[in-house]
RNA sequence: GUGUUAUCAAGAAAGGUGGAGGGAUUAGACCCUAUGAAACCUUAGCAACCCUUUAAAUUUAUUAAAGAAGGUGCUAAAUUCUACUUAAGAAAACGAUUCAUUUAUCGUUGAUUUAGAUAGAUAACUA
Numbered sequence: 001g002u003g004u005u006a007u008c009a010a011g012a013a014a015g016g017u018g019g020a021g022g023g024a025u026u027a028g029a030c031c032c033u034a035u036g037a038a039a040c041c042u043u044a045g046c047a048a049c050c051c052u053u054u055a056a057a058u059u060u061a062u063u064a065a066a067g068a069a070g071g072u073g074c075u076a077a078a079u080u081c082u083a084c085u086u087a088a089g090a091a092a093a094c095g096a097u098u099c100a101u102u103u104a105u106c107g108u109u110g111a112u113u114u115a116g117a118u119a120g121a122u123a124a125c126u127a
Stems, first nucleotide, its partner, number of pairs: 003125006013043005021032003026083004044075003049071002051067006079119001084116002087113002092109006
């Protein structure tokens, strides 16, 4: 670095070095940060993808429970939020029509919500 599959609102931090940025990328918002950012190291922890054990099922695929020695990963905020599409959509705004008036109907905008896509992260397998 290519592709496939799965997961991404849960969970889990201290110390040392370091010395100004960081939250992947673009834009906007919001936030963290000299009460010390990024990065690196040590220790600890979380989780259960690979893994281990047991049970069930099977042509194959698998499912459930328990575990944590090992390989990764992770330890602010939902992948921090929004952006593109679909659906819904206000005691809102604007316009048109209607009515004597209250009003009613339709259209546009779209706060917000749902589902998905794109992008990304991680794992396992892979040309």
Molecule: SAM riboswitch aptamer (S box leader)